[in-house]
Molecule: c-di-GMP-I-GGC riboswitch aptamer
Organism: Candidatus Thiodiazotropha sp.
RNA sequence: CUCGAUAAAGGCAAAUCUUUCGCGAGGAAGAGGCGCAAAGCGUCAGGUCUCGAUAGAGAUAGCUGAGUUGCCGAAG
Numbered sequence: 001c002u003c004g005a006u007a008a009a010g011g012c013a014a015a016u017c018u019u020u021c022g023c024g025a026g027g028a029a030g031a032g033g034c035g036c037a038a039a040g041c042g043u044c045a046g047g048u049c050u051c052g053a054u055a056g057a058g059a060u061a062g063c064u065g066a067g068u069u070g071c072c073g074a075a076g
Stems, first nucleotide, its partner, number of pairs: 002076001003073002011036002016031006034062001040068002044065003047060005
């Protein structure tokens, strides 16, 4: 560097419920825990979704690729 263990320590948190914000996709907080080695960060490209007659404006980083930062450590 690659890799990711029936390892150790710690971390995140799907569905669902409650409160709340948003026309909406969805966001935030609490409970919860399906999962995650970047499920840390940012929409750069594609995908999907919402609003809109269109133009366009948005949502999603837990859809994929690329970017960037990073904990631990066996085997290979």